Context: one part of a larger RNA
RNA sequence: CCAUUAUUAAGGAACUCGGCAAAUUAACGGGCGUAACUUCGGAAUAUGCCCUCCCCGAUGCAAAUCGGGGCGCAGUUAAAGAACUCAAGCGACUGUUUACCAAAAACACAGGUCCCUGCUAAAGUCGUAAGACUAUGUAUAGGGACUGAUGCCUGGCCAGUGUCAGAACGUUAAGUAGAGAGGUGCAAGCCUUGAAACCAAGCGCUGAUGAACGCCGGCGAUAACUAUAAUCGUCCUAAGGUAGCGAAAUUCCUUGACGGGUGAGUUCCGUCCCGCACGAAUGGCAUAACGACUUGAGAACUGUCUUGAUAAUGGGCUCG
Numbered sequence: 001c002c003a004u005u006a007u008u009a010a011g012g013a014a015c016u017c018g019g020c021a022a023a024u025u026a027a028c029g030g031g032c033g034u035a036a037c038u039u040c041g042g043a044a045u046a047u048g049c050c051c052u053c054c055c056c057g058a059u060g061c062a063a064a065u066c067g068g069g070g071c072g073c074a075g076u077u078a079a080a081g082a083a084c085u086c087a088a089g090c091g092a093c094u095g096u097u098u099a100c101c102a103a104a105a106a107c108a109c110a111g112g113u114c115c116c117u118g119c120u121a122a123a124g125u126c127g128u129a130a131g132a133c134u135a136u137g138u139a140u141a142g143g144g145a146c147u148g149a150u151g152c153c154u155g156g157c158c159a160g161u162g163u164c165a166g167a168a169c170g171u172u173a174a175g176u177a178g179a180g181a182g183g184u185g186c187a188a189g190c191c192u193u194g195a196a197a198c199c200a201a202g203c204g205c206u207g208a209u210g211a212a213c214g215c216c217g218g219c220g221a222u223a224a225c226u227a228u229a230a231u232c233g234u235c236c237u238a239a240g241g242u243a244g245c246g247a248a249a250u251u252c253c254u255u256g257a258c259g260g261g262u263g264a265g266u267u268c269c270g271u272c273c274c275g276c277a278c279g280a281a282u283g284g285c286a287u288a289a290c291g292a293c294u295u296g297a298g299a300a301c302u303g304u305c306u307u308g309a310u311a312a313u314g315g316g317c318u319c320g
Stems, first nucleotide, its partner, number of pairs: 001315008010306002014304001019301001029051004037042001039149001053070007071075001084298006090291002095107002111147007124133003150286004155216003160213002162209005169204003175198002180193005217235005244278001245275001256272005
């Protein structure tokens, strides 16, 4: 010096991306007591206070309480054995995952909605087929897609794309048909070409459909200070973003502005709204409980630090 430990005056996060690591608390024993919030189940062992062995006495049925005494380093005498609070984001939850750099806000989930499927032979999937699964099931069933507990909700647009329905018309292949034309031949014929007409799905056409793919404007003017614009005009569109939320896991400008917290706060919390570029099952907004998730704050605690020091064990190193 390295590793693993132990202790440390005064201070106590000043360390650091970050209290990482360590320290503290406490011990699924008992008694008392316990907030916000809440889906009334929880939150909760919330937080917090006290007790704990043995002997004697008093009160007492007992439990227990009070008083006195005893021993030990130590009385839930063994072993094992959770630190706490506040606030926000995300995901409801338990669960699953990148065997060997990611455990999460990703996946799943119960719940919701839509589509397909009426069965001798479902729809769907595998197989060239026979056949098999679905299922010895039958729409309260099976398959597919999206969303993701619960609560309150889920706005407008069918022009484009898709899907479904319709069958009148247009278009449309092979095929049927064969007017007519041509070649050759004396001719019969043979060969070639070929109009009208008939004729499928599809496409065109008509309509429906958004918890189908998706999309949800611009410019100018206007109120008795100013500012702003409930209002008006105009252009375009299929329709011009509703409720709710909003500098957000989304905000470039930006460390936006104001307030809170700090001595000092690019983070954090609350509010505002000029949303570069939120927005309603590609779900919107809330939400108790839960989380080895992410972020901010606090009390306590500490060698993380000011700033080092000392000791032990094992290495390294030196000598042998």